[in-house]
RNA sequence: GGGCGGAUAGCUCAGCUGGGAGAGCAAUUGCUCGACACGCAAUAGGUCGCAGGUUCGAACCCUGUUCCGCCCA
Numbered sequence: 001g002g003g004c005g006g007a008u009a010g011c012u013c014a015g016c017u018g019g020g021a022g023a024g025c026a027a028u029u030g031c032u033c034g035a036c037a038c039g040c041a042a043u044a045g046g047u048c049g050c051a052g053g054u055u056c057g058a059a060c061c062c063u064g065u066u067c068c069g070c071c072c073a
Stems, first nucleotide, its partner, number of pairs: 001072007010025004019056001027043005049065005
C1' cells in the first nucleotide's frame, strides 16, 4: 500500500426486507429477610465510530474517513 471483518447502553452482544433502538450482566429504588446474599418488581442509562449523500423516512443503502483485528504484498 491492497483486501476482508468489526465499532450499537458502563461491560458482552443481538438487531431479519429501510419505518418500534433492544437483551443479558452491571447500576439505582422498592419488596422479601432479624441482617446480608439470593430471589422478585420497577426505574434510569444511546452522537448506532465520524463526516457527507440517497430517500417521505437510514444503525441498516452509497461515498469518504478514524480506530481495532486478520490476510496478501
Predicted 3D model of a 73-nucleotide RNA (transfer RNA) from an uncultured Alphaproteobacteria bacterium. The sequence was found in a public genome assembly. It matches the Rfam family "tRNA".